[in-house]
Molecule: transfer RNA
Organism: Heliophilum fasciatum
RNA sequence: GGACCUAUAGCUCAAUUGGUAGAGCAUUCGACUCUUAAUCGACAGGUUCACGGUUCGAGUCCGUGUAGGUCCA
Numbered sequence: 001g002g003a004c005c006u007a008u009a010g011c012u013c014a015a016u017u018g019g020u021a022g023a024g025c026a027u028u029c030g031a032c033u034c035u036u037a038a039u040c041g042a043c044a045g046g047u048u049c050a051c052g053g054u055u056c057g058a059g060u061c062c063g064u065g066u067a068g069g070u071c072c073a
Base pairs, nucleotide, nucleotide: 001072002071003070004069005068006067007066010025011024012023013022019056028042029041030040031039049065050064051063052062053061
C1' cells in the first nucleotide's frame, strides 16, 4: 500500500432477505433463610462506532471516516 471481517445494554451475544431492538450474566428491589450463599420472581438499563445518503420506514441497504482483527505485498 491492497483485500476481507467485526463494532448493538456494564459484560457475552441475538434481531427471520428493511417494519420501529431482545436474551443470558451482572446491578437494583422483593420472596425464601436465624444470617449469608444458592434458588425463584420483578423492575430498570440503548442517540445500534461517527457523519451523510436511499426509503413512507434503516441495527439491516449505499458512501466516507474511526477503532480492533485476519490475510496478501